Bacterial RNase P class A from a Bryobacteraceae bacterium, 410 nucleotides, folded computationally. The gene name in the source record is rnpB. It matches the Rfam family "Bacterial RNase P class A". About the family: Ribonuclease P (RNase P) is a ubiquitous endoribonuclease, found in archaea, bacteria and eukarya as well as chloroplasts and mitochondria.
RNA sequence: CUUGCCGGAUGGGCAACCGCCCCCUUUCGGGGAGGAAAGUCCGGUCUCCACAGGGCAGCGUGCCGGCUAACGGCCGGGAGGGUCCGCUCAAAGCAGGCUUUACGGAAAGUGCCACAGAAAAUAUACCGCCUUAGUGGUGGGACAGGCUUCAGCCUGUCACGUCGGGGCAGGCUGAAGGCUGCCCCACCAUUAGGGUAAGGGUGAAAAGGUGCGGUAAGAGCGCACCGCGGCCGGAGUAAUCCGGCUGGCAGGGCAAACCCCACGCGGAGCAAGACCAAAUAGGGGAGGAGGAGCGGCCCGCUCCGUUGGACUCUCGGGUAGGUUGCUAGAGCCAGCCAGUAAUGGCUGGCCCAGAGGAAUGGUUGCCGCCCGCAAGGGCACAGAAACCGGCUUACAGUCCGGCAGGUUAC
Numbered sequence: 001c002u003u004g005c006c007g008g009a010u011g012g013g014c015a016a017c018c019g020c021c022c023c024c025u026u027u028c029g030g031g032g033a034g035g036a037a038a039g040u041c042c043g044g045u046c047u048c049c050a051c052a053g054g055g056c057a058g059c060g061u062g063c064c065g066g067c068u069a070a071c072g073g074c075c076g077g078g079a080g081g082g083u084c085c086g087c088u089c090a091a092a093g094c095a096g097g098c099u100u101u102a103c104g105g106a107a108a109g110u111g112c113c114a115c116a117g118a119a120a121a122u123a124u125a126c127c128g129c130c131u132u133a134g135u136g137g138u139g140g141g142a143c144a145g146g147c148u149u150c151a152g153c154c155u156g157u158c159a160c161g162u163c164g165g166g167g168c169a170g171g172c173u174g175a176a177g178g179c180u181g182c183c184c185c186a187c188c189a190u191u192a193g194g195g196u197a198a199g200g201g202u203g204a205a206a207a208g209g210u211g212c213g214g215u216a217a218g219a220g221c222g223c224a225c226c227g228c229g230g231c232c233g234g235a236g237u238a239a240u241c242c243g244g245c246u247g248g249c250a251g252g253g254c255a256a257a258c259c260c261c262a263c264g265c266g267g268a269g270c271a272a273g274a275c276c277a278a279a280u281a282g283g284g285g286a287g288g289a290g291g292a293g294c295g296g297c298c299c300g301c302u303c304c305g306u307u308g309g310a311c312u313c314u315c316g317g318g319u320a321g322g323u324u325g326c327u328a329g330a331g332c333c334a335g336c337c338a339g340u341a342a343u344g345g346c347u348g349g350c351c352c353a354g355a356g357g358a359a360u361g362g363u364u365g366c367c368g369c370c371c372g373c374a375a376g377g378g379c380a381c382a383g384a385a386a387c388c389g390g391c392u393u394a395c396a397g398u399c400c401g402g403c404a405g406g407u408u409a410c
Stems, first nucleotide, its partner, number of pairs: 001406010012367007020032004034381001038392002041390005046269004058265005063077005078103001079101006086094002104260002109258002111254003126200002128196014143181003147177012208226006227249001228247008273324004283315005294308004331350008368379004
């Protein structure tokens, strides 16, 4: 210098004219969308309705401390996970940085753990290792019995020949070779029983881990270290951490399965609600005609009695309509102070949409950025509806900070 990622900030600027909404007595003049106004997810203000108290059900929250009107939000801390850098030859381990976590309870109970695997939780045993017994094979050794060959001796016989040597047959002894049988040993294969859980293998997860000893082979069987449980002590508000002693070590995981524990929660929402109040219709009250007549009551009939209307006055409810709630507020800006921070306090200054189906727009000029040779075009996401605090989601470009990679120069 450049690229990518993360976090924060900003969200085109100035001016003129013509319009629109609101305020203001007309004029003059003043104000007029956002960081998310969005989703309506969470918590409040406000309003009406309901409400003795307790419990059940339902819903929500869930390490500790703090902040706040409140919260499932924010800040700080603890613990666990991931990653990077340093120490180190390296690994492990330790310190640190960044990041992340739905982080109460699995020894109350119930349930689930696919596939694979011997076994997914009362442990078990596929391969393997060791051991016992049997069978088969191979090799070796010992013994016994045949067989073959050789050597020596003896006997018989035959011929040569007659001191002697040789052939054949038999017997004895010795040596060598090989065969058969039986026994023993070793190895291999196989069958059955037993021991083992070191190793292999399966899985997301395998019954504490590593090493040494030990053993027939193995095993917390023994020991050292690490991990874990219990007790004690210390530090801290706490979560938790540190140290010592002790126990060979028990029940693997899932509660974002039911569930248990602790805490919290009444409902509806500005179309909440309040006020004023027509016309018409209807309701209450008062007046209301002498006679006759009409309707109702007096149960069929008659008489008497009573009542109702038309009309006049009056009262109250509701609808249309109007007013209000309605925007000065957990407000904004600046400075100082307290606090690690979230946040709080003090002082000074400021007023910043309030319509009621919805105004916040258009044109032009200059500038900024992007596209385009130019003419010219465009400026992200998006649009208040009672208000506030959060969360989540959307967002072109620009600026700032951090990290990583690349490149260049010294």